[in-house]
Molecule: Bacterial RNase P class A
Organism: Rhodoluna limnophila
RNA sequence: UGGGUCGGCAAGGCGGUCGCGGCAGUUUACUGACGAGGAACGUCCGGGCUCCAAAGAGCAAAAUGGUGGGUAACGCCCACCCGGGGUAACCCGAGAGAUAAGUGCAACAGAAAGUAAACCGCCGAGCAAUCGGUAAGGGUGAAACGGUGGUGUAAGAGACCACCAGCGAACUGAGUGAUCAGAUCGGCUAUGUAAACCUCAUUUGGAGCAAGACCAAACAGUGAGCGCUUGAGGGCUGCUCGCCCAAGCUCACGGGUAGGUCGCUCGAGGCACUGGGCAACCAGUGCCCUAGAUAGAUGACCGUCACUUUGAAAGAAGGACAAAACCCGGCGUAAUAGCCGGCCCAUCCA
Numbered sequence: 001u002g003g004g005u006c007g008g009c010a011a012g013g014c015g016g017u018c019g020c021g022g023c024a025g026u027u028u029a030c031u032g033a034c035g036a037g038g039a040a041c042g043u044c045c046g047g048g049c050u051c052c053a054a055a056g057a058g059c060a061a062a063a064u065g066g067u068g069g070g071u072a073a074c075g076c077c078c079a080c081c082c083g084g085g086g087u088a089a090c091c092c093g094a095g096a097g098a099u100a101a102g103u104g105c106a107a108c109a110g111a112a113a114g115u116a117a118a119c120c121g122c123c124g125a126g127c128a129a130u131c132g133g134u135a136a137g138g139g140u141g142a143a144a145c146g147g148u149g150g151u152g153u154a155a156g157a158g159a160c161c162a163c164c165a166g167c168g169a170a171c172u173g174a175g176u177g178a179u180c181a182g183a184u185c186g187g188c189u190a191u192g193u194a195a196a197c198c199u200c201a202u203u204u205g206g207a208g209c210a211a212g213a214c215c216a217a218a219c220a221g222u223g224a225g226c227g228c229u230u231g232a233g234g235g236c237u238g239c240u241c242g243c244c245c246a247a248g249c250u251c252a253c254g255g256g257u258a259g260g261u262c263g264c265u266c267g268a269g270g271c272a273c274u275g276g277g278c279a280a281c282c283a284g285u286g287c288c289c290u291a292g293a294u295a296g297a298u299g300a301c302c303g304u305c306a307c308u309u310u311g312a313a314a315g316a317a318g319g320a321c322a323a324a325a326c327c328c329g330g331c332g333u334a335a336u337a338g339c340c341g342g343c344c345c346a347u348c349c350a
Base pairs, nucleotide, nucleotide: 001346002345003344004343005342006341007340008339009338010336012305013304014303015302016301017300018299020035021034023032024031025030026029037321041332042331044330045329046328047327048326049208050207051206052205061204062203063202064201065200066080067079068078069077070076081095082093083092084091085090096199097198102197103196104193105192106191119138120137121134122133123132124131125130146164147163148162149161150160151159165189166188167186168185169184171182172181173180174179212262213261214260215259221253222252223251224250225249226248233245234244235243236242269288270287271286272285273284274283275282276281307318308317309316310315
C1' cells in the first nucleotide's frame, strides 16, 4: 500500500424567531425549567407487576437439547469441548437418540437405494441359447457399505491374517466437566435423514395496564310505594303551631354505565472510580434524576461553528432509519454524512 476479518464511536453543537405538550409560579395572560431512540420498531423470547385459577399427580400441546459459568429469568450472554469451512485472522453448528423400541422417505440416473442387488467385467459349465459362482475392477449417483498389502480361490470375498480407520465392551492417566491421550479385547463393519413421525430428558397454569383499584352521575324509559280537598310535597321558619301554594312526590332499576382519580414512572436505573473474575458479570464508594400524554406534544425556519465530499480559492453539496404509551433484560429487523482501532494474508521499502 492492497485485500480480508473482528470490534467500537457518532447520530451534530451554540444562538435567534414562530409553534406544540403537560407541570410550576404569578395571574387569566405571561414567565420559568423540562420534553423520544439506538433501534422508541417487530411483538419473537424471558421477567417484574396485576387479576383469575390452583391439594397433588398425569394426559395433551409447545419450546429447548455438548460442558461449565453469568443472570431476577431466558430460547439470551461468556468461556471451553467436539464437528465443519477458511492459507490465516476468524466464522458456522436445534451439537440427545438412526445401536435405548418402531415407522416413513431417499427425486433423476443406475442392475441394485434397505427383506439388498448381477448391467458390463471376471471364473466355471455348455456347440450355442443360457445357467451357476463372484461385490476385487468399470459404469450411475449426493450417497453403493471400511482402507492398504497378503493368504486363499476356478474367479473372488473379513472367508482368513497384519497394519490402519470406525464401532462396542471393560480399563489407566489428565480435566469440575464436555472431552483428550494411551493401552487391552471383540471381525462387530449396510448409508443418509429426527427444524420427518417418533423416543428420551428438561421447562412451561391462564390472561394482560383496554391488567387492576377507588370515587361516581344526568336524561329518557320501566317498576314499586304514598298522595290528589280526609292534602303527599313545597314556601315562610332553629322547632312546633299557624298562613300561603298545591298534583304530584319518593325509592329502585337504568348503571358501579358515562365521566374522573390512581396504577404512572426512582428503576433488577444511569454515569464515574476502585476491587474481584480470562470473560459474561459481580461487589463497594461517590454523583445524578432524565417524557408520562389519553386520540395522543416533542416541529419549522434563519444564522454561525464542527464533520465529510468537491474546489487553487471564494464557494457549492451532504446527513439516514424511524418516533414513547406500564416498566425492565434480550433477540431479530431497518438504516446514514461519516470516523477510529485490534488482528490476519499478500506485496514493497529501510